[in-house]
RNA sequence: GCGUGUAAAAGCCAAACCCGUCGCGAGGUGGGGACGGAAAGCCACGGAUGUUGCCGCCAGGCAAGAUGGCCGGGUUGUCACC
Numbered sequence: 001g002c003g004u005g006u007a008a009a010a011g012c013c014a015a016a017c018c019c020g021u022c023g024c025g026a027g028g029u030g031g032g033g034a035c036g037g038a039a040a041g042c043c044a045c046g047g048a049u050g051u052u053g054c055c056g057c058c059a060g061g062c063a064a065g066a067u068g069g070c071c072g073g074g075u076u077g078u079c080a081c082c
Stems, first nucleotide, its partner, number of pairs: 003081003012037002017032006035069001041075003045072003048067002051064005
């Protein structure tokens, strides 16, 4: 440096749910809590799926925002083994 990951060993993160808090909302955030995760570290570029507003007879469209633990992609890393 590349590859692999049985999660063996040391560690790491933390779903649902509950309480507090921010937000019109999806959702974010602090604490508790573990479903899971080899990047479940970071990044809204593409897709996808929600939310809010507007337009439309309908189908749908536009704008703004959300989700990285939906997928792809980009990027930076730990341990072990070869």
Predicted 3D model of an 82-nucleotide RNA (c-di-GMP-I riboswitch aptamer) from Methylomonas sp. DH-1. The source organism's lineage runs through Bacteria, Pseudomonadati, Gammaproteobacteria, Methylococcales and Methylomonas. The coordinates come from a structure-prediction model, not an experiment, and the mean pLDDT is 83. The same sequence occurs in records of 2 taxa. Its Rfam family is "c-di-GMP-I riboswitch aptamer". Its Rfam clan is "c-di-GMP_I riboswitch clan". The sequence is in RNAcentral, with records from Rfam and Ribocentre.